[in-house]
RNA sequence: UCGCGGGAGAGAUCGGCGGCCUCGCAUGCGCGCGGGACGGCCGGCGCCGAAGGAGCAACCGCCCCGGAAACUCUCAGGCAAACGGACCGCAA
Numbered sequence: 001u002c003g004c005g006g007g008a009g010a011g012a013u014c015g016g017c018g019g020c021c022u023c024g025c026a027u028g029c030g031c032g033c034g035g036g037a038c039g040g041c042c043g044g045c046g047c048c049g050a051a052g053g054a055g056c057a058a059c060c061g062c063c064c065c066g067g068a069a070a071c072u073c074u075c076a077g078g079c080a081a082a083c084g085g086a087c088c089g090c091a092a
Stems, first nucleotide, its partner, number of pairs: 001092001003090004011045001013044005019038001021036005046079003052075001053073003059067003
């Protein structure tokens, strides 16, 4: 490094705008009105730290310079499930 398994935390939050499905009403048809589900984009507030990133530093080294965390910060990322996921175990 590759494969397999385990793997936490935090709003299924609020608002707006489209899309799609479904139900009801109305209509000659179409347009329309209301409810529900799914998903997308944007904005707001609240939060999480275990991708990445950054900071301090115990400590370490080839030592007047370097390497450095699970600590700290949240830029990024994340806050139903899924995906991801530091780290651990097995195996090559």